[in-house]
Context: one part of a larger RNA
Molecule: small-subunit ribosomal RNA, 5' domain
Organism: uncultured bacterium
RNA sequence: AAUGAACGUUGGCGGCGUGGAUUAUGCAUGCAAGUCGAAUGCGAAAGCCGCAAUGCCGGUAGCAUGGCGAAAGGGGUAGUAAUCCAUGGGCAAUCUACCCUCGGUCCUGGGAUAUACGGUGGAAACGCCGGGCAAUACUGGACGCCGUUGCGGGAAGGCAUCUUUCUGCAUCGAAAGUUACGGCGACCGAUGAGGAGCUCAUGUCUUAUCAGCUAGUUGGCGAGGUAACGGCUCACCAAUGCGAUGACGAGUAGGGGGUGUGAGAGCACGAUCCCCACCACUGGCACUGAGACACUGGCCAGACUCCUACGGGAGGCUGCAGUCGAGAAUCUUCGGCAAUGGGCGAAAGCCUGACCGAGCGACGCCGCGUGGAGGAUGAAGGCCCUCGGGUUGUAAACUCCUGUUGGGGGGGACCAAAUCAAUGAGGAAUCCCCUGAGGAAGCACGGGCUAAGUUCGUGCCAGCAGCCGCGGUAAGACGAACCGUGCGAACGUUAUUC
Numbered sequence: 001a002a003u004g005a006a007c008g009u010u011g012g013c014g015g016c017g018u019g020g021a022u023u024a025u026g027c028a029u030g031c032a033a034g035u036c037g038a039a040u041g042c043g044a045a046a047g048c049c050g051c052a053a054u055g056c057c058g059g060u061a062g063c064a065u066g067g068c069g070a071a072a073g074g075g076g077u078a079g080u081a082a083u084c085c086a087u088g089g090g091c092a093a094u095c096u097a098c099c100c101u102c103g104g105u106c107c108u109g110g111g112a113u114a115u116a117c118g119g120u121g122g123a124a125a126c127g128c129c130g131g132g133c134a135a136u137a138c139u140g141g142a143c144g145c146c147g148u149u150g151c152g153g154g155a156a157g158g159c160a161u162c163u164u165u166c167u168g169c170a171u172c173g174a175a176a177g178u179u180a181c182g183g184c185g186a187c188c189g190a191u192g193a194g195g196a197g198c199u200c201a202u203g204u205c206u207u208a209u210c211a212g213c214u215a216g217u218u219g220g221c222g223a224g225g226u227a228a229c230g231g232c233u234c235a236c237c238a239a240u241g242c243g244a245u246g247a248c249g250a251g252u253a254g255g256g257g258g259u260g261u262g263a264g265a266g267c268a269c270g271a272u273c274c275c276c277a278c279c280a281c282u283g284g285c286a287c288u289g290a291g292a293c294a295c296u297g298g299c300c301a302g303a304c305u306c307c308u309a310c311g312g313g314a315g316g317c318u319g320c321a322g323u324c325g326a327g328a329a330u331c332u333u334c335g336g337c338a339a340u341g342g343g344c345g346a347a348a349g350c351c352u353g354a355c356c357g358a359g360c361g362a363c364g365c366c367g368c369g370u371g372g373a374g375g376a377u378g379a380a381g382g383c384c385c386u387c388g389g390g391u392u393g394u395a396a397a398c399u400c401c402u403g404u405u406g407g408g409g410g411g412g413a414c415c416a417a418a419u420c421a422a423u424g425a426g427g428a429a430u431c432c433c434c435u436g437a438g439g440a441a442g443c444a445c446g447g448g449c450u451a452a453g454u455u456c457g458u459g460c461c462a463g464c465a466g467c468c469g470c471g472g473u474a475a476g477a478c479g480a481a482c483c484g485u486g487c488g489a490a491c492g493u494u495a496u497u498c
Base pairs, nucleotide, nucleotide: 001497002496003495005494006493007492008491009490012368013367014366015365016364017363018361019360026323027322029321030320031319034068035067036066039065040064041063042062047056048055075279076278077277085203086202087201088200089199090198091197094196095195096194099192101190102189103188104187105186107141108140109139110138117130118129119128120127121126146173147172149170150169151168152167153166154165155164156163157162177184178183205251206250207249212242213241217239218238219237220236222234223233224232254276255275256274257273258269259268260267261266281302282301283300284299285298304315305314306313307312332358334357335356336355340354341352342351343350344349371401372400373399374398381392382391383390384389405439406435407434408433409432410431411430414427415426442487443486444485445484446483447468448467449466453482454481455480456479457478463470464469
């Protein structure tokens, strides 16, 4: 000098930040991912007009199919010492939904099924049977701009395998409609943007009281698998491959941008914010999909918790709040989608504990205030005293003011932008009026280091102490008082880093 601090004493206001560092312990409750009727089927109840209706509400609410999203955003740092990360390259070994641009296409058939309906099982979770209906759901055929695969021919280029381009034959491969007629969509191919995967080099903690390690191990041939290279996997063949420039083992640890300190070199650290990685009760697995081996999807096993009619079921806060526990220690079960951003939608809009705000905490930094001017016969009180006085001290009282701040009231630009209009959860600069010195000062220290001393009490006791050291009867070092010094809404202590 610093801190995500804690503790003690004290505590007026505001702005901006920041707040579970320990048990990746267990979790009640609510919310945190939906949306689309301009893809599709079914379609109420209540209410209204009524004599009534198949009327209106209304093809509304809702249920189901289907599409897109749910792989983002949010949280945590357990694991990981290299399958990470950082920097710089490579992919002639690769993929990419939505979006932009360009070229071409959208012809013709079919059979189902969910919800619902009828029946039926179960305590529930959840089903089962029957007949029956739709689609941008599923599926057959056709054409083929074009693409896939195989076999050929020509040209250009490169980096070994090759790449690009022109061309011949064979082969396989599409689609979906809807509409308010404005559009919105579907399919094939090419390009771009953004994203992702793989790979190479260099760098990346401690330990030799770890010295040898290795059979998918190292390489080859072939096959499988993948978007793609590859022992990634498998069959066969060879016996390699790594290592004192530290293999293998053990310990510790997410990495970086950065942060703290320091003149720098360095040392220590990696909260908040940003990028990357990994994790989601523990372990394993795949499915769907452009993308996951998927935090609030699925299956299996395990531990734990809950429900049960004992037959069987349900769950996963390392999302936002909140709770128990452990701990020196870390907040509200708040408001809003007004802004920014995201998902869906043609849009209106809906959803959004992302986010924006408010609340709590002197936890940090910064700013402001707790009054100003005058006021001596230097009051009283306190303390000291050589008893003369000194000091507290212009301090108070008293007089005259001010109105920062606080309290109350009123106005108010702006955060609001997207064409006009509308739209603020919350905040708010700033201006005016009222009130009235009123509501607002403490903490540590005073032997030396180190700014600041006297008296009394105590008597190696009680105690102090960062180091040196104080205390055994005149203690400037203990305790108290007065006085002083330092900092000041803080001041000290402890811990840690330089």